Overview
The RNA shown here (transfer RNA) has 78 nucleotides and comes from a Hydrogenothermaceae bacterium.

RNA sequence: GGAGCCGUAGUUCAGCCGGCCUAGAACGCUGGCCUGUCACGCCAGAGGUCGCGGGUUCGAAUCCCGUCGGCUCCGCCA
Repeated sequence: GGAGCCGUAGUUCAGCCGGCCUAGAACGCUGGCCUGUCACGCCAGAGGUCGCGGGUUCGAAUCCCGUCGGCUCCGCCA
C1' cells in the first nucleotide's frame, strides 16, 4: 500500500436483501416485594449520538461514498 471482517445500553451480543424499531436480549445497576439477614426468586425502573461525516429515499442501525479505530490475510522496504 491492497483486500476482508468487526464497531449497537456499563459488559457480552441479536437485529443489518429499508417500514412490524418511538431500537432489543442476557448479565450488571437502582427501587420494591419476599426473608430474622444475605443470597435466590418475583415485579418495576434507569441506561443507547446504532464509531464519525455525507449521500440516496416519503422513511436508514439496515443501502451507497468517505473517514476513524480494532482484528485477519496479501504485498513492499529493511

Its Rfam family is "tRNA". The family's RNA type in Rfam is transfer RNA. Its mean pLDDT, the model's own confidence on a scale to 100, is 81. It was read from a public genome assembly. NCBI's taxonomy places the organism under Bacteria, Pseudomonadati, Aquificota, Aquificales, Hydrogenothermaceae.